[in-house]
This is a predicted structure of a 476-nucleotide part of an RNA (small-subunit ribosomal RNA, 3' major domain) from a metagenome. The prediction has a mean pLDDT of 85. The full RNA is in RNAcentral, with records from SILVA.
Context: one part of a larger RNA
RNA sequence: AGACGGGGGCCCGCACAAGCGGUGGAGCAUGUGGUUUAAUUCGACGCCACGCGCAGAACCUUACCUGGGCUUGAAAAUUAUAGUCGUCUGUAGAAAUACGGAUUUGCCCGCAAGGGAGCUGUAAUCAGGUGCUGCAUGGCUGUCGUCAGCUCGUGUCGUGAGAUGUUGGGUUAAGUCCCGCAACGAGCGCAACCCCUGUCCUUAGUUGCCAUCAUUUAGUUGGGCACUCUAAGGAGACCGCCGGCGUCAAGCCGGAGGAAGGUGGGGACGACGUCAAGUCCUCAUGGCCCCUAUGUCCAGGGCUACACACGUGCUACAAUGGUUGGUACAAAACGCAGCUAACCCGCGAGGGGGAGCGAAUCGGAAAAAGCCAACCUCAGUACGGAUUGCAGUCUGCAACUCGACUGCAUGAAGUUGGAAUCGCUAGUAAUCGCUAAUCAGCAGGUAGCGGUGAAUACGUUCCCGGGCCUUGUACA
Numbered sequence: 001a002g003a004c005g006g007g008g009g010c011c012c013g014c015a016c017a018a019g020c021g022g023u024g025g026a027g028c029a030u031g032u033g034g035u036u037u038a039a040u041u042c043g044a045c046g047c048c049a050c051g052c053g054c055a056g057a058a059c060c061u062u063a064c065c066u067g068g069g070c071u072u073g074a075a076a077a078u079u080a081u082a083g084u085c086g087u088c089u090g091u092a093g094a095a096a097u098a099c100g101g102a103u104u105u106g107c108c109c110g111c112a113a114g115g116g117a118g119c120u121g122u123a124a125u126c127a128g129g130u131g132c133u134g135c136a137u138g139g140c141u142g143u144c145g146u147c148a149g150c151u152c153g154u155g156u157c158g159u160g161a162g163a164u165g166u167u168g169g170g171u172u173a174a175g176u177c178c179c180g181c182a183a184c185g186a187g188c189g190c191a192a193c194c195c196c197u198g199u200c201c202u203u204a205g206u207u208g209c210c211a212u213c214a215u216u217u218a219g220u221u222g223g224g225c226a227c228u229c230u231a232a233g234g235a236g237a238c239c240g241c242c243g244g245c246g247u248c249a250a251g252c253c254g255g256a257g258g259a260a261g262g263u264g265g266g267g268a269c270g271a272c273g274u275c276a277a278g279u280c281c282u283c284a285u286g287g288c289c290c291c292u293a294u295g296u297c298c299a300g301g302g303c304u305a306c307a308c309a310c311g312u313g314c315u316a317c318a319a320u321g322g323u324u325g326g327u328a329c330a331a332a333a334c335g336c337a338g339c340u341a342a343c344c345c346g347c348g349a350g351g352g353g354g355a356g357c358g359a360a361u362c363g364g365a366a367a368a369a370g371c372c373a374a375c376c377u378c379a380g381u382a383c384g385g386a387u388u389g390c391a392g393u394c395u396g397c398a399a400c401u402c403g404a405c406u407g408c409a410u411g412a413a414g415u416u417g418g419a420a421u422c423g424c425u426a427g428u429a430a431u432c433g434c435u436a437a438u439c440a441g442c443a444g445g446u447a448g449c450g451g452u453g454a455a456u457a458c459g460u461u462c463c464c465g466g467g468c469c470u471u472g473u474a475c476a
Stems, first nucleotide, its partner, number of pairs: 002475001003473003007470007015460002019424005026315008034306002042053002064301007073126001077125008086103007107116003128290002131288003137284002139279003142275001144273001149188006155164003168179003194267004199235007208225003213222002238261001241255005317417001321376007334363002338357002343352003383414001388409007430452007
């Protein structure tokens, strides 16, 4: 100088408390352990692994297993050499592939000779490896933590390690600012600059909008650009104004005006470093290892197994509900190998159909909870939907292992969940639906979007994590 203390002081955080809703019990989905297996590929393991890599395993993917093949190789560069590519087609085979048949002498430059490009074979340098080491590494990432810290130059003090500055008194979300001070300055962080959102103005007016005037089934048409909206530029908030408190300070409390008030709300942004944290299976890369195999091609299987244990979710256990009919209101994102309307067929999944739209124009598109009306009357039920049988639809060479969806039938557990444990402070929790990526198909996951919309916070004694000062130490 650090680290640690069931030492002290000060302070903060959904850390506790105050509340609301969950998990832990049930069924199912999904990940993991274990077990099993020819294989159930590999990685990730307290917080910081476990709906994680995987934004989507039927084949492919795929790295695993079984079997069948290849050995300059599936793909690359160079050289030499020979041929010519290509098109159609047969036999064997699970395919990879093997053996044949027919046809052709091609492309570019050039009159020609010849040269060049491409493809195939042979030979040779070489390739290839999702093999090992993340404790040899780069890059990227998690975490402490959006915590307020981490340092430097010069000076001063100390024999020195080092200290000072950065401590102290206030204050702040903040090493934020003020005052003081052997310090004076500075850097990386904080804040601001960036994006979205909340108010207004200007510009613009189609594909958007409709107040006034006509018109219609319909902003449909004439007309208009006021309003909404769209998207570019500006204005606006600064403790600026007033009062009080405060050291005449920084600032704090209250008020006015204002769409907004004290960082307005949200995002992006993550200091020096810590964990030999994670990743050699994104990629790159040192070393080691394999080289007729640890490389590579193909078919089938496996990653989907199932006595069990755990994590994360979905659906419920019902009347603030379920069922049936009617009816209203979003935002954001997407569409040409695409979105697919009207209309017709089917109980339905869906099929036919084909208008329009590369989209403020057309489409998916129905938002759902909500509201109105009727039935159910507390029951394992008109709750709940697992499981199973039959019949189908769609995608796709192909749904047996192993897809999603539909109809009829079946109708399990479950009556609010032990010890324990998680999230959340406002347009939040809770609840309701919608969209997208991946994607042929497959979403209960993820990333976003809007609708409805609470309760509570006395307070900091205690639990957890963290910051500053101080103290003890037999710790390095």